Large-subunit ribosomal RNA, domain V from a Candidatus Saccharimonadota bacterium, 631 nucleotides, folded computationally. Its Rfam family is "Bacterial large subunit ribosomal RNA". Gene Ontology terms of the family: ribosome and structural constituent of ribosome. The coordinates come from a structure-prediction model, not an experiment, and the mean pLDDT is 80.
[in-house]
Context: one part of a larger RNA
RNA sequence: CCCACACCAAGACAAAAAGACCCUGUGCAGCUUUACUACAGUUUGGCAUUGAGUCUGGCUUUAUUAUGUGUAGGAUAGGUGGGAGACUAUGAAGUCGCGAUGCUAGUCGCGAUCGAGUCACUGGUGGAAUACCACCCUUAAUACAGCUUGGCUCUCACCUCUGCCUUUAACUGAUUUAAAGAUUAGUUUAUAUUAGACAAUAUUUUUAAGUUAGUUACAGGUAGAGGGACCGUGUCUGAUGGGUAGUUUAACUGGGGCGGUUGCCUCCUAAAGAGUAACGGAGGCGUUCAAAGGUUGACUAGGUAUGGAUGGAAAUCAUACUGAUAGUGUAAACGCAUUUAAGUCAGCUUGACUGCGAGGACUACAAUCCAAGCAGGUGCGAAAGCAGGAGUUAGUGACCCACUGUAUAAGUGUGGAAUUAACAGUGCUCAACGGAUAAAAGUUACGCCAGGGAUAACAGGCUUAUAGCGCCCAAUAGUUCACAUAGACGGCGCUGUUUGGCACCUCGAUGUCGGCUCAUCCCAUCCUGGAGGGGAAGCACCUUCCAAGGGUUUGGCUGUUCGCCAAUUAAAGGGGUACGCGAGCUGGGUUAAGAACGUCGUGAGACAGUUCGGUCCGUAUCUGGUGUGGG
Numbered sequence: 001c002c003c004a005c006a007c008c009a010a011g012a013c014a015a016a017a018a019g020a021c022c023c024u025g026u027g028c029a030g031c032u033u034u035a036c037u038a039c040a041g042u043u044u045g046g047c048a049u050u051g052a053g054u055c056u057g058g059c060u061u062u063a064u065u066a067u068g069u070g071u072a073g074g075a076u077a078g079g080u081g082g083g084a085g086a087c088u089a090u091g092a093a094g095u096c097g098c099g100a101u102g103c104u105a106g107u108c109g110c111g112a113u114c115g116a117g118u119c120a121c122u123g124g125u126g127g128a129a130u131a132c133c134a135c136c137c138u139u140a141a142u143a144c145a146g147c148u149u150g151g152c153u154c155u156c157a158c159c160u161c162u163g164c165c166u167u168u169a170a171c172u173g174a175u176u177u178a179a180a181g182a183u184u185a186g187u188u189u190a191u192a193u194u195a196g197a198c199a200a201u202a203u204u205u206u207u208a209a210g211u212u213a214g215u216u217a218c219a220g221g222u223a224g225a226g227g228g229a230c231c232g233u234g235u236c237u238g239a240u241g242g243g244u245a246g247u248u249u250a251a252c253u254g255g256g257g258c259g260g261u262u263g264c265c266u267c268c269u270a271a272a273g274a275g276u277a278a279c280g281g282a283g284g285c286g287u288u289c290a291a292a293g294g295u296u297g298a299c300u301a302g303g304u305a306u307g308g309a310u311g312g313a314a315a316u317c318a319u320a321c322u323g324a325u326a327g328u329g330u331a332a333a334c335g336c337a338u339u340u341a342a343g344u345c346a347g348c349u350u351g352a353c354u355g356c357g358a359g360g361a362c363u364a365c366a367a368u369c370c371a372a373g374c375a376g377g378u379g380c381g382a383a384a385g386c387a388g389g390a391g392u393u394a395g396u397g398a399c400c401c402a403c404u405g406u407a408u409a410a411g412u413g414u415g416g417a418a419u420u421a422a423c424a425g426u427g428c429u430c431a432a433c434g435g436a437u438a439a440a441a442g443u444u445a446c447g448c449c450a451g452g453g454a455u456a457a458c459a460g461g462c463u464u465a466u467a468g469c470g471c472c473c474a475a476u477a478g479u480u481c482a483c484a485u486a487g488a489c490g491g492c493g494c495u496g497u498u499u500g501g502c503a504c505c506u507c508g509a510u511g512u513c514g515g516c517u518c519a520u521c522c523c524a525u526c527c528u529g530g531a532g533g534g535g536a537a538g539c540a541c542c543u544u545c546c547a548a549g550g551g552u553u554u555g556g557c558u559g560u561u562c563g564c565c566a567a568u569u570a571a572a573g574g575g576g577u578a579c580g581c582g583a584g585c586u587g588g589g590u591u592a593a594g595a596a597c598g599u600c601g602u603g604a605g606a607c608a609g610u611u612c613g614g615u616c617c618g619u620a621u622c623u624g625g626u627g628u629g630g631g
Stems, first nucleotide, its partner, number of pairs: 001631008010623003022452004027448002029444004035247005041240003045236005051154005057148004062143005068137001078136005085119003094113008158227009168217016186198005250262003259279001263285006286433001287329001288390002293349007302322006327336002330395001332393003353376004359370003365434001378387003401427006408421003459506001460504001461502003465499001467495006476486002513588001514586003518580001519577005526551003529546006553567005594612004598607003
């Protein structure tokens, strides 16, 4: 060096299972609820099924009758019109009694008595006679009719119970017939204590059909009792409704969640054309103004100093100097001044117009922006001219749908209308602001699928802020003295053991803390060894240099690493090795399904909160290693 056998498990990011953790999907499912929308169920009301009587309240029409008081005035004058007479022997005035009403003045009605008049026209009143007639108003009574609230009652719909009858079906019992089988006795034959054949009777079992009786059930008829126009049912309608169902529950994101943000304007970043990102740095907007618009004419702020009654740091006045520092409705940027202010004031006004629009800017689209000029009619100005809002850049929303307006248009055989189009308006914090729908929240540790190392947790890698360890400077402490020792404020490094940052291999799997076993390496050395310095007398001790050969304990508590405690020791060092080592062991912790507590949540459920319980698979192919044997 090669081969064989036996063995060990460090590696082959070994095998196994398209990772269950995490994220993504306009994936799925279970569950919850004050998510959304439906539907069962429950319930309200109308109508129908649904008929009768009576009492009562209300309303309406018609008819008759009554009713009507401010003051003045014979007196209780409803309004208007006609009207010079009206009523009376078919009983006037008056008197008596009763009733109604009432503003206590009276008016009206009925009955009795009586026997011939009573009222109006004249005066007073805004208005003249209820003398008489007609039409009406207010209030009240009566009558008919209609509608309706409520109460009570009836029976005929409808419902319940009971009895009887019928049909049908099932079951049970009895009986008849038929068929089949068994038992016993009988006759006959033969091989005669046995076997075969035969017909009838008796007993008995099963099946089928018929008759009959009983029970039960559906349906129908009939009678009675109870309820009763309710209930029930049908239809329409309002409410309620996780009981059930279908769904929704955004994106960005130095993983996801929590937080924040999402459209528009201004500045910086932005690299001297335009444009340009980030969870980069700063701010604003979701309007306002009938003048803060148009035009014509005119004007110039602000500050400082001095002086001046009240008067002060600042009011108004004067002078001097300075010169845009002022002002601009509202953020910022860019603008804006004396023969053009866009700033300030005044006069007159409505161009904050209608129909258009050459040509451009920007731009994926859709949008957005600028614009001379033409026609009509207008404002200001003597005129030239200026004016289609505001110094400019924010102050916003597509399409669909609904509504409003209009000397417009279409309008289903024709004429209309319904309806629609066009134009002009109105209605969205559709703010997740190019807006999925008119309409939408959660939970899953019971979970599932498709994927992702495009993206987190372990380990590795890069980095080294943080950490650990050094060095420089030397204020200060050290009685004096920076440097025996310690070393502030600062500066410069090294390591890759901490906590992090990044997200580069691995999600068709790289098993995760601690312990056990077995180790191996580094030195920034705990002990042992050798030296220098000391604020080293000695013993001890402090500091620095060399040095990794060997060594570096046992217990109690805790799952613990760590740590604290106890007792030793020469010492009880610090680290790396996938925080060494689970195809070597364990499984106490973390991290499934069960259960509980505290807290949170309406709830399903949740918690780097706690607690009890909880499957650790494998025969070694190769590399590596150990042992034995052979060549």